This is a predicted structure of an 89-nucleotide RNA (Glycine riboswitch aptamer) from Rhodopseudomonas palustris.
RNA sequence: CUACGCGAUGCGGGAGAGUCCGGCCGAACGGCCGGCGCCGAAGGAGCAACACCCCGGAAACUCUCAGGCACAAGGACUGUAUCGCGCAA
Numbered sequence: 001c002u003a004c005g006c007g008a009u010g011c012g013g014g015a016g017a018g019u020c021c022g023g024c025c026g027a028a029c030g031g032c033c034g035g036c037g038c039c040g041a042a043g044g045a046g047c048a049a050c051a052c053c054c055c056g057g058a059a060a061c062u063c064u065c066a067g068g069c070a071c072a073a074g075g076a077c078u079g080u081a082u083c084g085c086g087c088a089a
C1' cells in the first nucleotide's frame, strides 16, 4: 500500500399486511378516538446446542410490547463511493 473486518455518511435496491367499520374536527388532503381483522424486515423480548459457581448463550426462528397495513415516510438486509479505526500475508 492492497485485500479483509468494524463503524459512519452520501446515492441506489428493498417485502409483508384493511385506502376496513363507526364517531368527532376539517373546504379538502388529512388528523384524533373507539372497534374488529391482519403483518414482521426499525426497535424490543424469548428460546437450542454449548457452557455452567454465578452470570451466560443465535437468528431472517418464535412473540407482537412498540411499530406498521393506499401514497408518502420508515424499513432488516444489500450494491457502490468516501471517511475513520483495526489488521494479516
Base pairs, nucleotide, nucleotide: 004086005085006084007083008082009081010080011079012078013077018036020035021034022033023032024031025030037069038068039067043065044063045062046061050056
Of the family's consensus pairs, 90% are formed in the model. The source organism's lineage runs through Bacteria, Pseudomonadati, Pseudomonadota, Nitrobacteraceae and Rhodopseudomonas.